[in-house]
Molecule: THF (Tetrahydrofolate) riboswitch aptamer
Organism: Shuttleworthella satelles DSM 14600
């Protein structure tokens, strides 16, 4: 000098378990504002995530029981754990190996 590589936060799918809703919250979609994070260091978007407000759309219940309870379902539902896969938008520097 050149080439190759490692590693984070986190995300997705599946499984287990426990909740919530089924009197419709949640999820998903559009929009406004605010904020946060993005591998060891620095920068960082029109990307990502979170929160408030607004808008559109929208559902699967059934059985038992004295019961506010139980059982079986349902919801692009939530949390936790496990497995697998993916994983800096991008830029500069660094690290490891070879040269």
């Nucleotide at each position: 000098u050149g080439c190759a590589g490692a590693g984070u936060a986190g995300a997705a799918a599946c499984c287990a378990c426990g909740g919530c809703g089924u009197u419709a919250a949640g999820u998903g979609c559009c929009u406004c504002c605010u904020g946060a994070a993005c591998a060891g260091g620095g920068a960082g978007u029109u990307g990502u995530c979170a929160g408030u407000g607004g808008g559109a759309c929208g559902a699967a219940g059934a059985g038992g029981g004295g019961a506010u309870c139980c059982u079986c379902g349902c919801g692009g539902u939530c949390a936790u754990g496990g497995u697998u896969u993916c994983g800096c938008a991008u830029c500069c520097c660094g690290c490891u190996g070879c040269u």